This is a predicted structure of a 74-nucleotide RNA (transfer RNA) from a Methanobacteriota archaeon.
Its Rfam family is "tRNA". About the family: Transfer RNA (tRNA) molecules are approximately 80 nucleotides in length. By type it is a transfer RNA.
The coordinates come from a structure-prediction model, not an experiment, and the mean pLDDT is 80.
RNAcentral holds the sequence, with entries from ENA.
RNA sequence: GGGCGAUUGGGGUAGUCUGGAUAUCCUUCCGGCCUUCGGAGCCGGGGACGUGGGUUCGAAUCCUGCAUCGCCCG
Numbered sequence: 001g002g003g004c005g006a007u008u009g010g011g012g013u014a015g016u017c018u019g020g021a022u023a024u025c026c027u028u029c030c031g032g033c034c035u036u037c038g039g040a041g042c043c044g045g046g047g048a049c050g051u052g053g054g055u056u057c058g059a060a061u062c063c064u065g066c067a068u069c070g071c072c073c074g
Stems, first nucleotide, its partner, number of pairs: 001073007010027003020057001029045005050066005
């Protein structure tokens, strides 16, 4: 230099192929119930689509520049 893949809450993960209203689940965190205290359990709540642009009535999803990481070729 070239090719391919990945990027989603604090951590992990589904959804992307086939565009559709409020983005899934686990864990963590916060509050409450319970408990002598703690833990466990139960209830409620907070928090995310790497970044810029484009297409579209509508983009996590399609196209594209860039960034970071991984693999392969030279």